[in-house]
């Protein structure tokens, strides 16, 4: 070169057009003499980047970039 898969939280991942959530793991309470492990809580995303369609795009279209095999 040419088909292809993936790209969402600190990490592994959900999310098939209506303002995005799990588990760990961080924070604070509880509980203990103390840890740990439970049982609560709160913070953490410009959904890779840009454009297009749509009343509305993490999803649908195209380019690009990274990664995989």
């Nucleotide at each position: 070169g040419g088909a292809g898969u993936u790209g969402u939280a600190g990490c592994u991942c959900a999310g098939u057009g209506g303002u995005a959530g799990a588990g760990c793991a961080c924070u604070u309470g509880c509980c203990u003499u103390g840890c740990a492990a439970g049982c609560g809580u709160g913070a953490g995303g410009u959904c890779c980047u840009g454009a297009g369609u749509u009343c509305u795009a993490u999803c649908c279209u195209c380019a690009g970039c990274a990664c995989c095999a």
Model confidence (mean pLDDT): 84 of 100. Transfer RNA from Ictidomys tridecemlineatus, 69 nucleotides, folded computationally. Rfam family: tRNA. The family's RNA type in Rfam is transfer RNA. The same sequence occurs in records of 3 taxa.